This is a predicted structure of a 72-nucleotide RNA (transfer RNA) from an Acidobacteriota bacterium. The same sequence occurs in records of 2 taxa. Rfam family: tRNA. The family's RNA type in Rfam is transfer RNA. Rfam describes the family as follows. Transfer RNA (tRNA) molecules are approximately 80 nucleotides in length. The RNAcentral record of the sequence draws on ENA and MGnify. NCBI's taxonomy places the organism under Bacteria, Pseudomonadati, Acidobacteriota.
[in-house]
RNA sequence: GGCCCUGUGGUGCAGGGGUUAGCACACCAGAUUCUCAAUCUGGAAACACGGGUUCGAUUCCCGUCAGGGCUA
Repeated sequence: GGCCCUGUGGUGCAGGGGUUAGCACACCAGAUUCUCAAUCUGGAAACACGGGUUCGAUUCCCGUCAGGGCUA
C1' cells in the first nucleotide's frame, strides 16, 4: 500500500430505518441494618467525526480518524 472487521453511558456488550437506544457491572440517592456488606427501590450517564440517500439515519452509502486482523 491492498482487503476485511470493529468504534454505542465510566467499563463490557446488545440493537442494524420510525416505537422511550436496552442489559450487566460500576456510580449516586433512598429503604433495610447499631454500622458495613448483601438485598430491594429509584436516578444520572452513550450512538467516533464530516457529508450523502430518505418524509425519517445510531442503523444504509461515501470519505476521514482510531483500534485490530490477513496479505505484499